[in-house]
Context: one part of a larger RNA
């Protein structure tokens, strides 16, 4: 001097921040990812018509609207951990002539002719349940097959380059499409660029042990397949024996990284909560599908352990989202209100979701403001302490006497944030008007370091200590008291770092 701090005493406001550092322990409930009917078949459930009547049911339309369901898009972003990782994780520069890239933006052509299916529906089956089986009908921007495509892809020649880019010139292959809405529209398809985002790779950098000295067979390099979006032992055959390494391999401990952040006059040490920017995870290990994109926190599929449910055959779950519980712990919070704003996703819109986010609670956890009155007031009351018994000191302090109102109370008004509407915070900030010195001070020290002392108790006892000591009958060091001295809504202690 600093803290995501905690403990003891104490506490009045506010405005901003900030709160599981330990068990990557286990989790009751709620909610945290949905949305489009302007893609489709249709019509559970409301509305609205009509009809018929047992006057609240039935049938029937529509399709205001819409469960379930087919398809699109999104779910791979927000959010949360930090176990694991000493590595191209990550911070900096470069390469990519070795690559992708939905949704957007430019530009250039297209948008054409057909086909069979399939859920939902209706039949009718297992099963406790979770789900599942068969017949049967039928849609689409769902799937499929033709067509056309001067360009795209492959090959080869060539031009230019350091080189597999770019230009041209031949060949060869085999590949598109969707519709919609009343209109305006929204849309689909190839292909070129652009943007944006990602892969991949490489120089340089940054812990700790040599009581780890040798380590390595897909090891290292070749040709050739294959795989990938793409380069490569990435995979495999087959060949060569070769690569790392006292400039620390290799094993072993420890750790996510930085931007910062603490302190320090700097060099430089420590750190890596919050906020930001990258990795990494999602109970534990493995795997792949679907996508432009994921080996996927609230998908799947396998094995473990654990928890519930079972009709014992079998199913179901993953809070390291928000809250919120038990447990560990010296310790760390509400099962709140809102989508108004700002972002996100889906729709053409209205509009829907959104524990991201904006607020609000709680917590002196922190840092900063304020405020517990203010002027005059000596009989220097009373009263306590000390006392040399003269008086000193507490102390203008108190009473008293005027005065103000920050805070506070109680009425009235009342924002900004919102552009036409729309405000969760909120009747909040602020405002004005009465009230009222009212509700509002403590903590720790005082022997020296180091501001600041007397009086009594105790009697090497009880105690104090950070160091250095203090206490054995006159203690400024223990304890109480008065008195000081420091800081002040705090103030000490402890613990870590400089």
């Nucleotide at each position: 001097g600093a803290c995501g701090a905690a403990c003891g005493c104490u506490g009045g406001c506010g405005g901003c921040g900030u709160g599981c550092u330990u068990a990557a322990c286990a989790c009751a409930u709620g909610c945290a990812a949905g949305u489009c009917g302007a893609a489709c078949g249709g019509a559970a459930a409301g509305g609205c018509c009509c009809u018929g009547c047992u006057u609240g049911c039935a049938g029937g339309g529509u399709a205001c609207u819409c469960g379930a369901g087919u398809g699109g898009c999104g779910a791979a972003c927000g959010g949360g951990u930090g176990a694991g990782u000493a590595a191209c994780a990550c911070g900096u520069g470069g390469g990519u002539g070795a690559u992708c890239u939905g949704c957007c933006c430019u530009g250039c052509a297209c948008u054409u002719c057909g086909g069979g299916a399939u859920a939902a529906g209706c039949c009718u089956g297992g099963g406790a349940a979770a789900c599942u089986g068969g017949g049967u009908c039928u849609a689409a921007u769902a799937c499929c097959g033709g067509a056309u495509a001067g360009g795209a892809g492959c090959c080869a020649u060539u031009u230019u380059u350091a080189g597999u880019g770019u230009g041209a010139u031949g060949g060869u292959u085999g590949g598109a499409a969707a519709g919609u809405u009343u209109u305006u529209u929204c849309g689909g398809u190839g292909u070129a660029g652009g943007a944006u985002g990602a892969g991949c790779u490489c120089g340089c950098g940054g812990c700790c042990u040599a009581u780890c000295a040798g380590c390595u067979a897909g090891u290292u390099g070749g040709u050739g397949a294959g795989a990938u979006a793409a380069c490569a032992g990435c995979c495999c055959a087959c060949c060569a024996a070769g690569g790392c390494g006292a400039c620390g391999a290799u094993c072993a401990g420890u750790a996510g990284c930085c931007g910062g952040u603490c302190u320090g006059a700097g060099a430089g040490g420590a750190u890596g909560a919050a906020c930001g920017g990258c990795c990494a995870c999602a109970u534990u290990g493995g795997a792949a599908c679907u996508g432009a994109g994921a080996c996927a926190c609230g998908g799947u599929c396998c094995a473990a352990a654990c928890u519930c449910c079972u009709a014992c055959g079998g199913g179901a779950g993953g809070c390291a989202g928000c809250a919120g519980u038990g447990g560990g712990g010296a310790a760390u919070a509400u099962u709140g209100c809102a989508c108004a704003a700002u972002g996100g996703g889906g729709g053409a819109a209205a509009c829907c979701c959104u524990g991201a986010u904006g607020c609000a609670g709680c917590g002196a956890c922190g840092c900063c403001g304020c405020g517990u009155g203010a002027a005059c007031g000596a009989a220097g009351a009373a009263g306590g302490u000390a006392u040399u018994c003269g008086u000193a000191u507490c102390g203008u302090a108190a009473a008293g006497u005027u005065c103000u109102g920050u805070c506070c109370u109680a009425u009235g008004g009342g924002a900004a944030g919102a552009u036409a509407a729309u405000g969760a915070c909120a009747g909040u900030a602020c405002c004005a008007u009465a009230g009222a010195a009212g509700a509002a001070a403590g903590c720790u020290c005082c022997g020296g370091c180091u501001a600041a002392a007397u009086a009594c108790g105790u009697g090497c006892c009880a105690g104090c200590a950070g160091c250095c000591g203090c206490g054995g009958u006159a203690a400024u060091a223990c304890g109480u008291a008065u008195g000081g001295a420091g800081c002040g809504a705090g103030c000490g202690u402890u613990g870590u770092c400089c």

Predicted 3D model of a 498-nucleotide part of an RNA (small-subunit ribosomal RNA, 5' domain) from an uncultured bacterium. Model confidence (mean pLDDT): 83 of 100. It matches the Rfam family "Bacterial small subunit ribosomal RNA". Its family is annotated with ribosome and structural constituent of ribosome in the Gene Ontology.